[in-house]
This record gives sequence, structure tokens and C1' cells, in this order.
RNA sequence: CAAUGUCUUCAGGGCAGGGUGACCCCCACGGAGCGCGACCACUCCGUGCGCGGGAAUUCCCGAUCGGCGGUGACAGUCCGCGGGUGCGCAAGCACGGGGUUCGGUGAAAUUCCGGAACCGACGGUAUAGUCCGGAUUAAAGAAGGUGUAU
Repeated sequence: CAAUGUCUUCAGGGCAGGGUGACCCCCACGGAGCGCGACCACUCCGUGCGCGGGAAUUCCCGAUCGGCGGUGACAGUCCGCGGGUGCGCAAGCACGGGGUUCGGUGAAAUUCCGGAACCGACGGUAUAGUCCGGAUUAAAGAAGGUGUAU
């Protein structure tokens, strides 16, 4: 220096602002019921331009975020991996698994620069990449300690 065993630590970011108003509450009126209760009270249903109150980080406008390894030069959208679900003591196996183009520079870039796009598990909830939850979890991997024989 390389190989390999083992241990430890680490290992994901993100709705500023505006609009709409399902639904809920209050009020008024009408109807039905309950029953001591005609009225009132209570329960249910319906209606209301009643300039009543609340109400989506999910809808609309807009805003904003980008895990790990690789790749002739830096990647959410190239190649691969992780995250979810099922089976299994485990190793692991199976299923699922999204999205980019144009121009420029260059020896080399779907990676840089400029323009315009696109994508984002499952459960919950007014329809969620961004809220809450499984998860103080797991893990691609990264760094370090230590052992082994060559």
C1' cells in the first nucleotide's frame, strides 16, 4: 500500500404571500318529533343576497426543496443503489419504483453557463414532494478505530 473480519460514529431538504370555500358554528324562518310542554324549551330536517364567524401548508395563482455511488468536468430527470409492500429466524427473494430538452463553452459536460420544462412511496386529513404518522425506525453509503494472514 492493497485485501479481508469486526466495532463505533454519521448518514434528507422544502409552502412567503394571495384567492376559492367542501365542511362546522351562530342567527332567523319553516316543518316534523319528543313530551309536563299551546307558546317557550329540547331533538332532528330543510331554507336563507344573514354584505355573521371559522375553515385546505392538500384545490387555484404563486413560492420552494433535491439522499448515495458511478460516469473523460460538478447530475432530482444519464447508469445503478436506497427508501415502500409481501414472504423469511436470518442471509435473501419477489413485487412496486417518477421525471429533459434547446442553445453556448470545451479535448471532454443529457453533469458547467444561459433559456424553457418536468418529477416526487404509503396511511391520515378538503385532493399533500413540502403538514401529521409508521420513524428517537431502516438504509444506499461515508468517515474513523481495531484485528488477521499475505
Predicted 3D model of a 150-nucleotide RNA (FMN riboswitch aptamer (RFN element)). Its Rfam family is "FMN riboswitch aptamer (RFN element)". About the family: The RFN element is a highly conserved domain that is found frequently in the 5'-untranslated regions of prokaryotic mRNAs that encode for flavin mononucleotide (FMN) biosynthesis and transport proteins. Its family is annotated with FMN binding in the Gene Ontology.